[in-house]
Molecule: transfer RNA
Organism: bacterium
RNA sequence: GCCGUUGUAGCUCACCAGGCAGAGCACUGACUUGGUAAGUCAGAGGUACUGGGUUCGAGUCCCAGCAACGGCU
Numbered sequence: 001g002c003c004g005u006u007g008u009a010g011c012u013c014a015c016c017a018g019g020c021a022g023a024g025c026a027c028u029g030a031c032u033u034g035g036u037a038a039g040u041c042a043g044a045g046g047u048a049c050u051g052g053g054u055u056c057g058a059g060u061c062c063c064a065g066c067a068a069c070g071g072c073u
Stems, first nucleotide, its partner, number of pairs: 001072007010025004019056001027043005049065005
């Protein structure tokens, strides 16, 4: 320098035919216990790397950039 993959809640990841975003763990509260842990119930938390484009509508398609990882020279 070139090619590819990935970039979604604190963490690990879904949402592989575009229709207003979810799970597990963690966190908060309640119940339960003599008290912890475990368990049960409830809750908070992200407009999806950045900027454009297409579309009535994009996390989901297209372009550019940035970052991480892998490959080639």